RNA sequence: GCCCCGGUAGCUCAGUUGGAUCAGAGCAGUCGCCUUCUAAGCGACAGGUCGAAGGUUCGAGUCCUUCCCGGGGUG
Numbered sequence: 001g002c003c004c005c006g007g008u009a010g011c012u013c014a015g016u017u018g019g020a021u022c023a024g025a026g027c028a029g030u031c032g033c034c035u036u037c038u039a040a041g042c043g044a045c046a047g048g049u050c051g052a053a054g055g056u057u058c059g060a061g062u063c064c065u066u067c068c069c070g071g072g073g074u075g
Stems, first nucleotide, its partner, number of pairs: 001074007010027004019058001029045005051067005
C1' cells in the first nucleotide's frame, strides 16, 4: 500500500430483507420492598440521538462515499 472484520448506554453485546411500541438486554448505578444487618432475591427509575461528516430516500443504527479509531490477513 491492498483486502477483511468491528465501532450502538459507564462495561459486554443484540438489533443490518430500510418502516410505525427498533433505541433494547445483561451487568454496573439510584430508589424502594424483603432481611436483625449485609449479601442474595424482587420491583421501579435514570442512562445512548447508534465513531465523524456528507449523500440516497417519504423514511437510515441498517444502503452509498470519504475520513478517524481498534483488530486480523497479505506483498